[in-house]
RNA sequence: GAAGGUAUCGCUCAGUGGUAGAGUGAGUGCUUAUUAUGCACAAGGUCCUGGGUUCAAGCCCCAGUACCUCCA
Numbered sequence: 001g002a003a004g005g006u007a008u009c010g011c012u013c014a015g016u017g018g019u020a021g022a023g024u025g026a027g028u029g030c031u032u033a034u035u036a037u038g039c040a041c042a043a044g045g046u047c048c049u050g051g052g053u054u055c056a057a058g059c060c061c062c063a064g065u066a067c068c069u070c071c072a
Base pairs, nucleotide, nucleotide: 001071003069004068005067006066007065010024011023012022013021018055027041028040029039030038048064049063050062051061052060
């Protein structure tokens, strides 16, 4: 220098253009010998950044940033 991929709650990941979810962790309550286990509840997200398309974008398009892979 060329090509491809990834970016979503603290962490690991889903998400087929129409209200953003699960597991785990942390919190609260119940349970009890016990701070374990189990059960319940609630919280936690400018969906990497900036534009564009669209009635509507996490999703499609463009540019950028970071990381990974590969070619030279």